RNA sequence: GGGAUGUUAGCUCAACGGUUAGAGCAGCAGACUCAUAAUCUGUUGGUUGGGGGUUCAAAUCCCUCACGUCCCA
Numbered sequence: 001g002g003g004a005u006g007u008u009a010g011c012u013c014a015a016c017g018g019u020u021a022g023a024g025c026a027g028c029a030g031a032c033u034c035a036u037a038a039u040c041u042g043u044u045g046g047u048u049g050g051g052g053g054u055u056c057a058a059a060u061c062c063c064u065c066a067c068g069u070c071c072c073a
Base pairs, nucleotide, nucleotide: 001072002071003070004069005068006067007066010025011024012023013022018056027043028042029041030040031039049065050064051063052062053061
């Protein structure tokens, strides 16, 4: 330099272009326990990387920028 692919909650990841973007872990509160851990219940948490475009409707499609990973040179 070229190509492919990814970026969604604190972390790891889901989500056919169509209801209010979810799950596990973590966090917080509670139950249990002499207490802690474990376990159980409830619950908080989102600029879907930034910008633009297409569409009645975009996490999802297109363009561009940033950053990461892989392949080629």